[in-house]
RNA sequence: CAAUUGAAGAGUUUGAUCCUGGCUCAGAUUGAACGCUGGCGGCGUGGCUAAAACAUGCAAGUCCGGGAGACCCGCAAGGGAAAACCGGCGCAAGGGUGAGGAAUACAUUCGAACGUGCCCUGAGGUGGGGGAUAGGCAUGGGAAACUGUGCGUAAUACCCCAUGUGCUCUACGGAGGAAAGCUUCGGCGCCUCAGGAGCGGCGAAUGUCCUAUCAGGUAGUUGGCGGGGUAAUGGCCCACCAAGCCGAAGACGGGUAGCAGGUGUGAGAGCACGGCCUGCCACAUCGGGACUGAGACACUGCCCGGACUCCUACGGGAGGCUGCAGUAACGAAUAUUCCGCAAUGCGCGCAAGCGUGACGGAGCGACGCCGCGUGCAGGAUGAAGCGGCUUUGCCGUGUAAACUGCUGUCAGGGGCUACUAACACUGAAGAGCCCCAAAGGAAGGGCCGGCUAAUCCUGUGCCAGCAGCCGCGGUAAUACAGGAGGCCCGAGCGUUAAUCGGAAUCACUGGGCUUAAAGGGUGCGUAGGCGGGUCCGUAAGUGCGUCGUGAAAUCCCCCGGCUCAACCGGGGAACUGCGGCGCAGACUGCGGAUCUUGAGGAAGCUAGGGGUUGCUGGAACGCUCGGUGGAGCGGUGAAAUGCGUUGAGAUCGAGCGGAACGCCGAAGGUGAAGACAGGCAACUGGGGCUUUCCUGACGCUGAGGCACGAAAGCGUGGGGAUCAAACAGGAUUAGAUACCCUGGUAGUCCACGCUGUAAACGAUGCACACUAGAUCGAUGCAGGUUUGACCCUGUGUUGGUCGGAGAGAAAUUGUUAAGUGUGCCGCCUGGGAAGUACGGUCGCAAGGCUAAAACUCAAAGGAAUUGACGGGGGCUCACACAAGCGGUGGAGCAUGUUGCUUAAUUCGAAGCAACGCGAAGAACCUUACCUGGGCUUGACAUGUACGGAUUAACUCCAUGAAAGUGGAGCCACAGUCGCAAGACCGGAACGUGCACAGGUGCUGCAUGGCUGUCGUCAGCUCGUGCUGUGAAGUGUCGGGUUAAGUCCCUUAACGAGCGCAACCCCUGUCGCUAGUUGCCAGCGCGUAAUGGCGGGGACUCUAGCGAGACUGCCGGUGUCAAACCGGAGGAAGGUGGGGAUGACGUCAAGUCCUCAUGGCCCUUAUGUCCAGGGUGGCAAACGUGCUACAAUGCCGCGUACAGAGCGAUGCAAGACCGCAAGGUGGAGCAAAUCGCAAAAAGCGCGGCCCAGUUCAGAUUGCAGUCUGCAACUCGACUGCAUGAAGUCGGAAUCGCUAGUAAUCGGGGAUCAGCCAUGCCCCGGUGAAUAAGUUCCUGAGCCUUGUACACACCGCCCGUCAAGUCAUGGGAGCCGGGAGCGCCCGAAGUCGCCACAUUUCAGUGGUGCCAACGGCGAGCUCGGUGACUGGGACUAAGUCGUAACAAGGUAGCCGUAGGAGAACCUGCGGCUGGAUCACCUCCUUU
Repeated sequence: CAAUUGAAGAGUUUGAUCCUGGCUCAGAUUGAACGCUGGCGGCGUGGCUAAAACAUGCAAGUCCGGGAGACCCGCAAGGGAAAACCGGCGCAAGGGUGAGGAAUACAUUCGAACGUGCCCUGAGGUGGGGGAUAGGCAUGGGAAACUGUGCGUAAUACCCCAUGUGCUCUACGGAGGAAAGCUUCGGCGCCUCAGGAGCGGCGAAUGUCCUAUCAGGUAGUUGGCGGGGUAAUGGCCCACCAAGCCGAAGACGGGUAGCAGGUGUGAGAGCACGGCCUGCCACAUCGGGACUGAGACACUGCCCGGACUCCUACGGGAGGCUGCAGUAACGAAUAUUCCGCAAUGCGCGCAAGCGUGACGGAGCGACGCCGCGUGCAGGAUGAAGCGGCUUUGCCGUGUAAACUGCUGUCAGGGGCUACUAACACUGAAGAGCCCCAAAGGAAGGGCCGGCUAAUCCUGUGCCAGCAGCCGCGGUAAUACAGGAGGCCCGAGCGUUAAUCGGAAUCACUGGGCUUAAAGGGUGCGUAGGCGGGUCCGUAAGUGCGUCGUGAAAUCCCCCGGCUCAACCGGGGAACUGCGGCGCAGACUGCGGAUCUUGAGGAAGCUAGGGGUUGCUGGAACGCUCGGUGGAGCGGUGAAAUGCGUUGAGAUCGAGCGGAACGCCGAAGGUGAAGACAGGCAACUGGGGCUUUCCUGACGCUGAGGCACGAAAGCGUGGGGAUCAAACAGGAUUAGAUACCCUGGUAGUCCACGCUGUAAACGAUGCACACUAGAUCGAUGCAGGUUUGACCCUGUGUUGGUCGGAGAGAAAUUGUUAAGUGUGCCGCCUGGGAAGUACGGUCGCAAGGCUAAAACUCAAAGGAAUUGACGGGGGCUCACACAAGCGGUGGAGCAUGUUGCUUAAUUCGAAGCAACGCGAAGAACCUUACCUGGGCUUGACAUGUACGGAUUAACUCCAUGAAAGUGGAGCCACAGUCGCAAGACCGGAACGUGCACAGGUGCUGCAUGGCUGUCGUCAGCUCGUGCUGUGAAGUGUCGGGUUAAGUCCCUUAACGAGCGCAACCCCUGUCGCUAGUUGCCAGCGCGUAAUGGCGGGGACUCUAGCGAGACUGCCGGUGUCAAACCGGAGGAAGGUGGGGAUGACGUCAAGUCCUCAUGGCCCUUAUGUCCAGGGUGGCAAACGUGCUACAAUGCCGCGUACAGAGCGAUGCAAGACCGCAAGGUGGAGCAAAUCGCAAAAAGCGCGGCCCAGUUCAGAUUGCAGUCUGCAACUCGACUGCAUGAAGUCGGAAUCGCUAGUAAUCGGGGAUCAGCCAUGCCCCGGUGAAUAAGUUCCUGAGCCUUGUACACACCGCCCGUCAAGUCAUGGGAGCCGGGAGCGCCCGAAGUCGCCACAUUUCAGUGGUGCCAACGGCGAGCUCGGUGACUGGGACUAAGUCGUAACAAGGUAGCCGUAGGAGAACCUGCGGCUGGAUCACCUCCUUU
C1' cells in the first nucleotide's frame, strides 16, 4: 500500500403468435463409486454401510519412602539392576465414535449461591507416642480363576496425644480441629490457612428442523412454609398448606437430527451441509448402581442383571477394538497385523531416565489439489498405407513419419553431505550436491442432429439400437453400428449419485389471484395487525460515538519460506453479532393534555317488491252438481296411447279447492349476501339529504368464533289445484332405459326442526385517499323564473353506458379501476391421480368441512391470429333448382370395367376428376402375358487387346414348326512395292477375351417433364407506409356497379405484379387491291347442252390489306360518379357469336408402360430370337353408346340444295361384267383444274292402315366378295333364307338457354383389312321454356362459433374385454415403538434394628427407592392377507355418440331419482350459449 468488483441464458405446448407454466440443459462442488486408460513427484485425504461380531500383538505407567530369594559381577565379603508386593502420584488426560438426545445439549451475551490435585504468591507449623498388615515363611482347598489358616515384618500406609497464626461451629459463655519424612547436605517433601492463575459445577436471556391428519397438557404437577441432601442454588428429595402452572408467538404428542467455528454454492439475500482440523456435548457390549478420588458414576476400575462369545475336571469361571494395525461380515465403496520415541507434547521422577499405536514418519489407493514430463530444431520424393470425391487424378491424414542435428527434466545406476539438532548426546524418515548411459521407459478418454465446439462414407431398414430434453431408426440416417476426418480436455477422460446455481419455480431482497393455479357464499365480531391534528414528557424501538466481547484455524489483503505452485509461516483486515456506558429526540412506541376533519349521536325531511305476522281480493286452473247439445275431443313433424253415446269436448249457471299474483313493470327500486312483487293493517331493520347542536379518535381490518345462507334433500304433522323426478303406456329409432305425446307418485305449499351446498358470478375480499371527461336513469336538497306542473343551474347519494391517461398477455378495464398508494384478511405454486384415500370433526341420512401419497405425463392451460369446418347467419353467382325439350335406367347388339375362369386371360386408370379411358385400328406383327424350342459381349451402342487372311456378306445342302444348329462353295476394299504372280500394311467385318450392352423388372411416396381437377371460378400476392409486444392486419373492408378484385365513390393508405378484359385466330357488313384452276352482267364465237371459247373484273367467290361498335348520341334512373334501363342509327349494341388463352395454389391426384432420371434388383436371364396360344375366354353386375319399339312413320320411284376435307405402294371418272359385295380396264389428277362424291333429312307421286305389322332387326343356315404369308380360335362386306327381344321403360338419373337442343347426312386421323355404333371435324333442317332464387348441388365475398390445424372422412367420452404397475378397504396373521396399572424385586446408597469391635473398619437383618423380568387393558407405526374398490399406462379389440358448430335436445354448476355405457330427467342457478326479432342505451352528425 491493501483488505466492498458484483448479476448472460437456451431447448420444449402452437399451423404460426404473445402470455402463464412445468420439465430439461450449459456452471461450480464431493470423504465419492463405476467404465476405459495410466509416467514421476509434492501436499492433503481414505469404513459415509453393521454404535453388528471380533483371533493376535501393542495402545498407562512411573517413583523408590519400605521391600526377600532367585538373577548379574565377584573366590568371597560385597555390589548392581529389576519384578511381584506395601505406599505416593497418574490412570477423570491423550486417543475413538456420533448410538442417544429437539434441550438436562450447543452458540452468543450476561450472571451468582460454589469446588479445585499438580503450579504461583503470602502467613504459620513440621513435637511426642502406638498398634497392625501385604509381601515373606509354613500349611491347606480348587481343574482353573482364585482363596483359607497359622507365625512373623517395614514405611512418606494407619491410629492416638500435644500445639494451633489462621480455620470451622457457636445459645458469644465456649467447643472442635494437622503434619512425614528422605538426603549425595545442594535440596526435595509434609501440615494448616489466605490469595492467584488455569480448569470445572450451576443459573438467565436470545437463537436452534419437519408435522395441527398431534389441541389441549400437567399431581411433585405450580407456588409457599419447614426440613433433608449437595462443593453450591433449586420440588433436587420429603412432610404440610394453597390450586396453581404451560398452551395457536403452537403447549402436549409424533418424526428426524450430535451442536458450533465453518464448508459448498450463490452478485447478494439465501439454500444445502457439519467428512478432515479446532471448541463443546454425549457414549464406551445393553440396562442399573454406587465406591475411590481434587476431579468419575469412570473406554482398556468395581458390583448386579440381560444378550453373546470362550474355557471347564460340569462343581464353576473368563471376556468386552466406537484406541493402532488386522479379521470376517455388510456394502457400489474406503489402506500396513510397518518404523521410531530423533522432534512436539503428556505421565511419573530431584535428575539421569522410563513409558507413550498421542505424535513424528514411511507403505497402499489418480480419491482430491498442485507441479513436471512423454522431447526440441530442421526436414516435401507432400512417400507408403488408409480414407474421400465433382472420380482415375485430385484431396485428406500431413512436417506428421523416415532422415539429420541438439538437449538431458523424471524414472534407472554410482558417490558425497551442509540441513530438519535446541545445553549436550541423539536422525525413524526426509532433504541437498556431483557423476554415468540413452530419445531411449512414459497418451488416453469423451464427443461431433439442435441446445453445444466439431461431418463425411459404408452397413442396417420402426430391426438392431440411441436418448439429458426435444427426439432419431419404416432403403439415400451428419442422431443406430463401423471406418475416415474433426472438436474438447489431457494422466486423465467420461458416467452415475448428491448439493447449490440457473429457478423471480415459495418472490425479505424479488411473484401473483376477472378469463392462465388462486377472493372465503355473506355479514357481525374476539385475539392480533394497522391507525387523524397539536403540545409536553419519556427514551423501548431508531441513529451516532465509545468500551467489552465475538477462541484459534478457515475466507480476504500484504509480506515471507519450500526452485514455482499446491502447501506452510508472520502481520493485518474481517467475523455484518451480543452486551455496557454516553449523546440525539425527527419518526414509531409509551404516559399526559388538548382539538374536530375520521367515527358516532341529535333535530327536521325523504325514497323503497328490506323483514315478520294477520286479514282480504279478482282472473286463471282443476273437480263436483245441474241445464243446453249430440260425436267427436285431445295430441303431433305425422301419429298413437288417452277421454267420449253410462253423453265427452263446447257452452251457461251454482259450489268447493289449492297455488301463483297479469297490466303498472323499467338496463327501475331495496337488501350484507341468499333474495324480495295483488291489496290493507300492525310491529320492525337499514339507507340518503339538510342543519352543523353534542361526544371527542370512540377508527379500519379481522385468524379462530357466532349468525344468516337459492334449489334439491331429510324428520314430524298438515295440505295437495297445478306442474312433475321415479314409474306406466304410445310414438321415433338399427336400438331409444332419451328428446315428442298421454297419464302419474314423491316433491312443489304451510308450521316447527335439520342440512350448509351452487357458474352462492362482476368468476373482480373489505376500508380509506388521490387521478380527464361525456351522457342516460333513480332519489334528496338549494337557487332562478311572481307562485306552480314543468324547465334551467348547482350540489349530494345511487344504478348504467361510452371514453382519456394509465394498467393489462391480450380480450378488456378505465372515479362503481383490473390506475396510483396505504392497512388488514383469505387463497395459489405444472397436468392427471383427486377435492379422492386414510384420520379427525359435523350431520338422522344423503353428505359437508379439513385433506395427502405412490404412480404417471411433457405438457396441461389463457388470450388473440390465419385458415378450415358448422344439420350458424347475410349478400351473390352457376342448366344448381324451377320452366321446358330430348334422353339414360326396361329390350337386342356394340364397347369399356368388375367378378369368375384360365397355362396365360400382360399392365395401368378407381367418387366427381376410372369405366367407346392410355388404345387416332390386338388375325401374325403389335405384345409387355402363357406354353414350348433356341442364343449368351448378346437383337442394339462405344472402347480396347489379341488373332489371322479367310472363316463375314453371298450361293447351296442337311435338319427343324421356325428361330437356330451343322456343313460345303466363293472371296471383297484402300494404300505402298512390284511388269505380273504376289508381298507388306491398314480400316471395316469376323472370331476370342475384357470393359460393357439390355430390362414394358420395383419404387409416380426419391424425381423432371407432361396432364387431370377445383375453374375461365375471380381470385392470389408484393413494395413502401400505417396499426398491433407479436402471429398478423390494413391495402383486398364499406356503399354502389359489373360477366369480372370490372369500374366509381368513400377511405391510413399509396402504388404495383400474376390473373379478368384487351391484344391473336375463325365468323358476321362494307371498301380497296389482285383475277387462275374460280366467276359470267354486258359484247362476240360455238354447241343438242355446259364459261366450252374470245374476252371481261361489273357480280359471286378466292385471300391480302383496311373500315366498322366506342355506352359515341338521345331520354330516364343514379351520389353532378361508375353504371343500368329504354330508344335512334346501324350488317352487327352494350363481351356481336365461337376458339385459343387456365393466376397463387389444392388433391404425396395420374403417369418410372411415351420420354428423361436417382436408388434398388436380374445378368447362359427379369436380357434376346422363334412357333403356337392368350389379351376376344362367360353364371353374373355396372358405365358409355348404337338400333328400335313405328304412321310427324316405313317402303318404292322421281327430283333439289351444302360445307369441310382427303388423294401417288394414292384417289380413280366414263365404259363393260356381276342381283350385289365386287371384278375387268384405265382417261384424268401431286389437285379452286381430275377423282373420292350419291349429300341426307327435304320436296313430288304411289303403297302400307295400327297389326309384333311392308315396324324392328338380333340370331342362325347356305352361297359369295375383298384385304392379307395366313381370316379355325379371331376380319369386314354382299346375296338369298331365317325373323328373337322389343308396343316408350321402377326407384333413380343425364344433357341443353339459339343457329343452341333435337334431327339429317358428309369428311378425316389411325389403317393391308377391320370388329368405328368410338373419336375429331363439316355443313343441312331447326325449336320450346326461363328473365325467378324458397329449396337441392357446387362456388365466391363478409360475418359468427370452435376443444378442428393430417384441418368434420376432424376431434373426442364412458362402460366392457386383455396385459402391466402402484395404491385404498379387508376376516385376520406377524413385528416394532412409547407410556399406564399390577406382580416380582438383583446390586446399591440412605434410614432403622441387632451383633461384634481399643480404634478405623465390619457382619447380619430389615424399610423406602429400584434395573431386568412377568401379567393386563389399550394407543401407535410398519409388514403381510383370500377377496374387493377405484386409478394410471398400453399403434390398429367390443358397444354406442355424451362433449367441441345452435355438435344436431345449447352447455355447464349444485342437488335428487333413474339407467349397459357415455348419460337421461326433475328443481333452482350461471352465460363461460348460437340465431332471429323487438326494446333501451351509447357513439358520430